Context: one part of a larger RNA
RNA sequence: GAAUGAACGCUGGCGGCGUGCUUACACAUGCAAGUCGCACGAGAACACCUCAGCUUGCUGGGGUAAGUAAAGUGGCGCACGGGUGAGUAACGCGUGGGUAAUCUGCCCCUGAAUCUGGGAUAACGCUGCGAAAGCGGUGCUAAUACCGGAUGACAUCGAAUUGACUUCGGUUGAUUGGAUCAAAGGUAGCCACUCCAUGGAAGCUACUGUUUGGGGAUGAGCCCGCGUACCAUUAGCUUGUUGGUAGGGUAACGGCCUACCAAGGCGACGAUGGUUAGCUGGUCUGAGAGGAUGAUCAGCCACACUGGAACUGGAACACGGUCCAGACUCCUACGGGAGGCAGCAGUGAGGAAUUUUGCGCAAUGAGGGAAACCUUGACGCAGCAACGCCGCGUGAGUGAUGAAGGCUUUCGGGUCGUAAAGCUCUGUCAAGUGGGAAGAAAUCCCGGGAAGUGAACAGUUUUUCGGGUUGACGGUACCACUGAAGGAAGCACCGGCUAACUCCGUGCCAGCAGCCGCGGUAAUACGGAGGGUGCGAGCGUUAUUC
Numbered sequence: 001g002a003a004u005g006a007a008c009g010c011u012g013g014c015g016g017c018g019u020g021c022u023u024a025c026a027c028a029u030g031c032a033a034g035u036c037g038c039a040c041g042a043g044a045a046c047a048c049c050u051c052a053g054c055u056u057g058c059u060g061g062g063g064u065a066a067g068u069a070a071a072g073u074g075g076c077g078c079a080c081g082g083g084u085g086a087g088u089a090a091c092g093c094g095u096g097g098g099u100a101a102u103c104u105g106c107c108c109c110u111g112a113a114u115c116u117g118g119g120a121u122a123a124c125g126c127u128g129c130g131a132a133a134g135c136g137g138u139g140c141u142a143a144u145a146c147c148g149g150a151u152g153a154c155a156u157c158g159a160a161u162u163g164a165c166u167u168c169g170g171u172u173g174a175u176u177g178g179a180u181c182a183a184a185g186g187u188a189g190c191c192a193c194u195c196c197a198u199g200g201a202a203g204c205u206a207c208u209g210u211u212u213g214g215g216g217a218u219g220a221g222c223c224c225g226c227g228u229a230c231c232a233u234u235a236g237c238u239u240g241u242u243g244g245u246a247g248g249g250u251a252a253c254g255g256c257c258u259a260c261c262a263a264g265g266c267g268a269c270g271a272u273g274g275u276u277a278g279c280u281g282g283u284c285u286g287a288g289a290g291g292a293u294g295a296u297c298a299g300c301c302a303c304a305c306u307g308g309a310a311c312u313g314g315a316a317c318a319c320g321g322u323c324c325a326g327a328c329u330c331c332u333a334c335g336g337g338a339g340g341c342a343g344c345a346g347u348g349a350g351g352a353a354u355u356u357u358g359c360g361c362a363a364u365g366a367g368g369g370a371a372a373c374c375u376u377g378a379c380g381c382a383g384c385a386a387c388g389c390c391g392c393g394u395g396a397g398u399g400a401u402g403a404a405g406g407c408u409u410u411c412g413g414g415u416c417g418u419a420a421a422g423c424u425c426u427g428u429c430a431a432g433u434g435g436g437a438a439g440a441a442a443u444c445c446c447g448g449g450a451a452g453u454g455a456a457c458a459g460u461u462u463u464u465c466g467g468g469u470u471g472a473c474g475g476u477a478c479c480a481c482u483g484a485a486g487g488a489a490g491c492a493c494c495g496g497c498u499a500a501c502u503c504c505g506u507g508c509c510a511g512c513a514g515c516c517g518c519g520g521u522a523a524u525a526c527g528g529a530g531g532g533u534g535c536g537a538g539c540g541u542u543a544u545u546c
Base pairs, nucleotide, nucleotide: 001546002545003544004543006542007541008540009539010538013392014391015390016389017388018387019385020384021350025348026347027346029345030344031343034076035075036074039073040072047064048063049062050061051060052059053058054057083303084302085301092228093227094226095225096224097223098222099221102220103219107216108215109214110213111212112211113210114209115149116148117147118146124139125138126137127136128135129134155180156179157178159176160175161174162173163172164171165170185208186207187206188205189204190203194201195200196199229275230274231273236266237265238264241263242262243261244260245259246258247257248256278300279299280298281297282293283292284291285290305326306325307324308323309322328339329338330337331336356382358381359380360379364378365376366375367374368373395425396424397423398422405416406415407414408413429487431482432481433480434479435478439473444468445467446466447465448464449463450462451461452460453459490535491534492533493532494531495516496515497514501530502529503528504527505526511518512517
């Protein structure tokens, strides 16, 4: 000099964009993951209308509310998004490869199929236990829930024949025959064909699901080369250890696991042990080489009160799931239960120190849904904080009786100083009044046209044109007008380094100080004043890095 997620002191007008716990300490309260009625069965109430009975304000019935709310079965999601950096010196990360050793829900393209049966169970009714959390018993019912059977391939696994490649381990192609494994419907519409006959059913059509193949895309698992902190005042370490055979296990290779066999494997090119640490793109600094660092943003990893375990699932050994153990907190009728903010706000504690228990799903994205839409503390915004960067303002011109006053003086003067006043202007910001956005594209609805499918002028799909609907921020940005110099300057320093000097007070005292040093009666170094210098809504100090 530059820099900081800074803090402290003094001071403080506005705007834009960013940023904002140190104790992986404990947490009150609210919210942060739901959605689908086009999978399924069932299904209220308040209120209003009406009818009847009468004891005149009650009871009962019907309708609307409403196939709505709230539950339940089932599907998908909850493995994403969000947080934190405790652990980890490691194939964890970075980079480059391998996977002929692998998987991949939803999505896209493409082939085939979607036949026929069954028994339950929740909800619900009745009922039992319990303080509660909750748990039973019994009776009924549905499905795209569950389970049989059929068919079944270019799928998987053997067998036989055979071709190509080969690192002789295998890889791959063709043919034959065998074994194994499937499925689920829903919605909308139609009557040419069949049956009943205004129409409906079987059926057909469209859309969407389901099953099983092939390919893709995306995501993931595993393996390897190289790189990746300090300590040798850590020198030896290792028994599933190193390798083999066989088996198990996994989506998959592998001591991953087991049995047996062999005795290996690593190490001064630093094993083992210890300390510290999430890694990277980057960030800061520097001319660079390098050094330091890893907040925000982005990629990867790890974790979710502590430790362990599996279940479900395409994927978890799962932050707001389950089970066990532990510590802690809470409820209890003492028998037993409940909980996990390193999500967003917020509280206590700690600390020099870090924000609102805000608004909205309008946009972007995510989940569910055919869609309307619902949900979303992701996100978009607003609030607080000069915490940072950037921009603007606090006026401009003129004005010498060089005013008054302050300070100083050699008493002549000098200086603050064109500074002020005065005069002439301007109108940024702030204030007030009025107007007032872009961010909105879609989806969907209405009307019209075209094309496809189809037996069809149903229906439906695609596409096109026109109109309509949707804004948290926000009456914000922005614009115009009104009046008005009015509301807006401080901080540090002035001995040398280092730009900037005099007076008074003090008298080795009080004090200053980054280094040198200053102060003991004329202190440009302490304290005050006048003046000056530097920066400026900031200026200094402290801490840290280069």
Predicted 3D model of a 546-nucleotide part of an RNA (small-subunit ribosomal RNA, 5' domain) from an uncultured organism. The full RNA is in RNAcentral, with records from ENA and SILVA. The prediction has a mean pLDDT of 83.